Model confidence (mean pLDDT): 87 of 100. Large-subunit ribosomal RNA, domain IV from an Acidobacteriota bacterium, 351 nucleotides, folded computationally. The full RNA is in RNAcentral, with records from ENA. The organism belongs to Acidobacteriota, within Bacteria. Its Rfam family is "Bacterial large subunit ribosomal RNA". Gene Ontology terms of the family: ribosome and structural constituent of ribosome.
Context: one part of a larger RNA
């Protein structure tokens, strides 16, 4: 000088991002115990007192031994013995849960209801999940799933079932907008494939015309092809937002001033209701007012001027519960003022 334990005046969180680490607390009897609250909890809440030996030993238990009754019964009644034990009294020590083991507590907000689950090997969480809630699908050879396919799982289940999205206990609720995107359902018209269909126009020449050159050309074969006809889809009309999603601007106005209940106007599918807000969301921001500290970017209550909350991408609330987040007391304390000292080991200097 490191590490590991141990004590430490005064002081007690002055340390630090934060009481991180340590210290406190701790078991068993008894009194006693709050807000809230889903009436079960909160609850070991909190907070207080007693604990060891002796001596006596009240009162309970049990009494199958032993006696004793009488209505002879799985009767009843006394008692030794054993087990437990309240008050009084006395004894010792600094200390009686004497040593090991062996919950600190209380308020208040946040988030997630709860007990689970997760990044084996830097995250245990507010992240997964749940019970419960809703929407679509699915009538059975069910839909979905795996396989080319037999075939399997779904299920030896049958809409109080299977599957799939979402949301996430419970309270009170979930407003408006189907213009886009989907989706489902509709079939009149437009579009619209391959197929059908084959008008029409071509090539090929037995033949015929013709002095020649050439010209006309059936059937067959072949090439290219209009009209017409002809399905889902799109367009096209309808619903549907606990489908994906969205939910405005300007410019005026009250008898102090602000302010704007109200007017007027533009645009849009429709112009954010309830609740709740400086929030796990607010840039400006350490907004501004109150609390609490001598002193408070943090924290709690309100303000609403929401940069940029908002209603199952769920909105507000909540008792319980959490090795989660924060902010505040009490208690303890070597975290700290600020170091000291002892044990044990290590390093490292002499030998």
């Nucleotide at each position: 000088u490191c590490g590991u334990g141990g004590u430490u005046a005064a002081g007690g969180a002055a340390u630090u991002c934060g009481g991180c680490a340590a210290a406190a607390u701790a078991c068993c009897c008894c009194c006693g115990u709050a807000a809230c609250u889903u009436c079960g909890g909160g609850a070991g809440a909190a907070g207080g007192g007693g604990g060891g030996c002796c001596c006596a030993g009240a009162g309970g238990g049990u009494g199958a031994a032993g006696g004793g009754a009488c209505u002879u019964g799985c009767u009843c009644c006394c008692u030794a013995g054993c087990c437990u034990g309240a008050a009084c009294g006395g004894c010792c020590g600094c200390a009686g849960a004497g040593a090991c083991c062996a919950g600190g507590g209380a308020g208040a907000a946040g988030c997630g209801a709860c007990u689970g689950u997760u990044u084996a090997c830097u995250a245990a969480a507010a992240a997964c999940a749940c019970a419960g809630g809703u929407c679509c699908g699915u009538g059975c050879g069910a839909a979905g799933u795996c396989g080319c396919a037999a075939g399997a799982c779904g299920a030896u289940g049958u809409a109080u079932a299977c599957g799939g999205a979402c949301u996430g206990a419970c309270g009170c609720c979930u407003g408006c907008c189907c213009g886009g995107u989907g989706c489902u359902g509709g079939a009149a018209c437009g579009u619209u494939a391959a197929g059908g269909g084959g008008a029409c126009c071509g090539g090929u020449u037995a033949g015929c015309c013709u002095c020649a050159c050439g010209g006309c050309g059936a059937a067959g074969c072949u090439g290219a092809g209009a009209a017409c006809u002809u399905a889902a889809g799109c367009g096209c009309c309808a619903g549907u937002a606990a489908a994906c999603g969205g939910c405005g601007g300007u410019g005026g106005u009250a008898a102090c001033u602000a302010u704007a209940a109200c007017c007027a106007u533009c645009c849009u599918a429709a112009g954010g209701u309830a609740g709740c807000g400086a929030a796990a969301u607010u840039c400006c921001u350490u907004g501004u007012c109150g609390g609490g500290u001598a002193a408070g970017u943090u924290c709690c209550g309100a303000c609403c001027u929401g940069c940029a909350c908002g209603a199952a991408u769920g909105g507000c609330g909540u008792a319980a519960c959490g090795a989660c987040u924060u902010c505040u007391c009490c208690a303890c304390u070597g975290u700290c003022u600020c170091a000291a000292c002892c044990a044990c080991g290590a390093a490292c200097u002499c030998g």